Small-subunit ribosomal RNA, 3' major domain from Bracteacoccus giganteus, 469 nucleotides, folded computationally. The source organism's lineage runs through Eukaryota, core chlorophytes, Chlorophyceae, Sphaeropleales and Bracteacoccus. It is recorded under the gene name rrs. The coordinates come from a structure-prediction model, not an experiment, and the mean pLDDT is 84. The RNAcentral record of the full RNA draws on ENA and SILVA.
Context: one part of a larger RNA
RNA sequence: UGACGGGGAUCCGCACAAGCAGUGGAUUAUGCGGUUUAAUUCGAUGCAACGCGAAGAACCUUACCAGGGAUUGACAUGCCGAGAAUUCUUCAGAGAUGGAGAAGUGCCUGCGAAGGAACUCGGACACAGGUGGUGCAUGGCUGUCGUCAGCUCGUACCGUAAGGCGUAGAGUUAAGUCUCGCAACGAGCGCAACCCUCGUCUCUAGUUGCCAUCAGGGACUCUAGAGAGACUGCCGGUGCAAGCCGGAGGAAGGAGAGGAUGACGUCAAGUCAGCAUGCCCCUUACGUCCUGGGCUACACGCGUAAUACAAUGGCCGAGACAAUCGGAAGCGACCUCGCGAGAGCAAGCGAAUCUGUCAAACUCGGCCUCAGUUCGGAUUGCAGGCUGCAACUCGCCUGCAUGAAGCCGGAAUUGCUAGUAAUCGCCAGUCAGCUAUAUGGCGGUGAAUACGUUCCCGGAUCUUGUACA
Numbered sequence: 001u002g003a004c005g006g007g008g009a010u011c012c013g014c015a016c017a018a019g020c021a022g023u024g025g026a027u028u029a030u031g032c033g034g035u036u037u038a039a040u041u042c043g044a045u046g047c048a049a050c051g052c053g054a055a056g057a058a059c060c061u062u063a064c065c066a067g068g069g070a071u072u073g074a075c076a077u078g079c080c081g082a083g084a085a086u087u088c089u090u091c092a093g094a095g096a097u098g099g100a101g102a103a104g105u106g107c108c109u110g111c112g113a114a115g116g117a118a119c120u121c122g123g124a125c126a127c128a129g130g131u132g133g134u135g136c137a138u139g140g141c142u143g144u145c146g147u148c149a150g151c152u153c154g155u156a157c158c159g160u161a162a163g164g165c166g167u168a169g170a171g172u173u174a175a176g177u178c179u180c181g182c183a184a185c186g187a188g189c190g191c192a193a194c195c196c197u198c199g200u201c202u203c204u205a206g207u208u209g210c211c212a213u214c215a216g217g218g219a220c221u222c223u224a225g226a227g228a229g230a231c232u233g234c235c236g237g238u239g240c241a242a243g244c245c246g247g248a249g250g251a252a253g254g255a256g257a258g259g260a261u262g263a264c265g266u267c268a269a270g271u272c273a274g275c276a277u278g279c280c281c282c283u284u285a286c287g288u289c290c291u292g293g294g295c296u297a298c299a300c301g302c303g304u305a306a307u308a309c310a311a312u313g314g315c316c317g318a319g320a321c322a323a324u325c326g327g328a329a330g331c332g333a334c335c336u337c338g339c340g341a342g343a344g345c346a347a348g349c350g351a352a353u354c355u356g357u358c359a360a361a362c363u364c365g366g367c368c369u370c371a372g373u374u375c376g377g378a379u380u381g382c383a384g385g386c387u388g389c390a391a392c393u394c395g396c397c398u399g400c401a402u403g404a405a406g407c408c409g410g411a412a413u414u415g416c417u418a419g420u421a422a423u424c425g426c427c428a429g430u431c432a433g434c435u436a437u438a439u440g441g442c443g444g445u446g447a448a449u450a451c452g453u454u455c456c457c458g459g460a461u462c463u464u465g466u467a468c469a
Stems, first nucleotide, its partner, number of pairs: 001469002003466003007463007015453002019416005026307008034298002042053002064293006073127001077126002079123005086103007107116003129282002132280003138276002140271003143267001145265001150189006157164002169180003195259004200228007210217002231253001234247005309409001313368007325356003330349002335344003375406001380401007422445007
């Protein structure tokens, strides 16, 4: 100087408390451990691994396993020889691959011969190749403390020096924010602001939007560009000041709400399997092609979710109101058929025009009357639909039938302070299809509580102790 203390002082945070809804019990989904297996590929492991890499494992992916192959190789550059490239048929085979046949002669230079470029096949060698190892050799990127308020420098001063001071103190703030004061005076990275979105108004512009309806119009909604607006500016109180408290006006008030933005550093944190890369290792194999299997196993343990256990509910009928966003190998209306999943035909739309697209919770009417039920939907049987070479291992959806556990969950434990929690649907990416109940967004309805800082957890500043560095 730091770090640590079941030392002290001050302060902060959904940290506790006050509340609301959960998890832990059930079933299912998914990830992990374990076990099993020919293989169940690999990585991630307290917080900060476990719906994580994976924004989508039937083949492919795929790295794993079994079997079948080839060895200059699936891929790149260089050399030699041959052939245009290419397309089609057929035989063997699980396929990779091997055999046979047919069609076919292009582009550039050149009269031609011949040469060249691209591509294919054959050959020899340099080499290719490796998701093999090392994240404790690395770059880059990321997590975490933490959006916490800190971390430093120049000169001066103090100290033999390590170092201190500045940055401690009194106030204040979300803030090392600002003020006062001071052997310090200044400065940098952080804080804040500058950026984006939402909330109000004005101006400009209006079609595909709006109003009218088929002439058109620009008021309104909306769209999308530019501005205005909030600064403790005004008033009162308080204070040396910074500021704090109350009020007015205002769409908005003291940071208006949210986002992006992550200082010096810590954890030899994570990643050699995204990529790059040193060294080591393999080279008829640890590289590569193919078929099939596996990553989906199942006595069990854990995490994260979905659905419930019902009457603030379930079912039936009728009615109302969104926002984001996607669409051409695509979105697909209307109509017809089907109980339905869906099918047929087919209009429009590269989309403020057409389409996905009827939002659901909600309101009105009716039934159910507390029961393992008209709750709950697992599981299983049968019959179908769709995608795709192909749904056995191992896809999704529909109809009928079947109707399991479950009556609110032990110890323990999580999230959330306002348009938040809770609850209700909708959209997108990935994607042929989908094991999405996931993830990322969008809007609808819309609470309760905070006395307070003694305690638990984490953090900040000062101080104190230390046999620690």